[in-house]
Formats: sequence, structure tokens, C1' cells
RNA sequence: CCGGAAAAAGGUAAACCACUCGAAAGAGUGGCACACAAAGCCGUUGGCCUAAAUCCCAUUAUUGGGACACGGUUGCAAGGUUGCCCAGA
Repeated sequence: CCGGAAAAAGGUAAACCACUCGAAAGAGUGGCACACAAAGCCGUUGGCCUAAAUCCCAUUAUUGGGACACGGUUGCAAGGUUGCCCAGA
């Protein structure tokens, strides 16, 4: 540098439940494991999710609809970066 996850040592923790934060998506903590060879870290590019604030439209003036990220997702993909074991060069 590249490949692999048989062995060994380990690691993380989906969904669900409880509590908390949040407008929501979602996040945190605890329990629990669906899976993961980077499911360690980073929102850089793209995708996807939400739509508070803002703007526009309609209205029976209550509300409803549409657009929209500065919000979220690293367990969506790529990229960057760090790393245990084994094989090869």
C1' cells in the first nucleotide's frame, strides 16, 4: 500500500421500551440486540427526511395549501481522516 474477517482480543448497537430535549425530522441517557471489518470521527459533495421562522396563494378570516434549511441523517452513497488482527507485495 492493498485484500480479508477463518482464528484471537475486543468494539459498536437497529427496531422496540422508559425518561429528557426539540415545532418536527431527529438527538441524548438507560435497558435490549437487527446487524456492522471501520456501523470510529468529519455534514465536504450528492441524496433523503423535517419545515420552526420567512415568503406566496386560498379563505367561512378559523384555518388550510405550496415554496423553502441556517435543522437532521456518517447505520444512504461518495470523499477526507484515524485505527486492532491476519494474508500478500